[in-house]
Predicted 3D model of a 71-nucleotide RNA (transfer RNA) from an Alphaproteobacteria bacterium.
NCBI's taxonomy places the organism under Bacteria, Pseudomonadati, Pseudomonadota, Alphaproteobacteria.
Rfam family: tRNA. Rfam's curators write: Transfer RNA (tRNA) molecules are approximately 80 nucleotides in length.
The coordinates come from a structure-prediction model, not an experiment, and the mean pLDDT is 81.
RNA sequence: AGGGGGAUCGUCUAGUGGUAGGACAACGGACUUUGGCUCCGUCAACGGCGGUUCGAACCCGCCUCCCCCAA
Numbered sequence: 001a002g003g004g005g006g007a008u009c010g011u012c013u014a015g016u017g018g019u020a021g022g023a024c025a026a027c028g029g030a031c032u033u034u035g036g037c038u039c040c041g042u043c044a045a046c047g048g049c050g051g052u053u054c055g056a057a058c059c060c061g062c063c064u065c066c067c068c069c070a071a
Base pairs, nucleotide, nucleotide: 002069003068004067005066006065007064010024011023012022013021018054026042027041028040029039030038047063048062049061050060051059
């Protein structure tokens, strides 16, 4: 060179073509003498470039990176 798998908020993880969700974290508030716990709220993501489609995280092609198999 070859074959297989993966890349989604800061981290972990769902989502089999139709509004991108959850947990932790962060921030704001309530509570508290303070902190912590608890509760409420907010913010935050589809690896890159193209294609198919009315519509793509999802299907297809190429590229980048990571893991595995064989040699």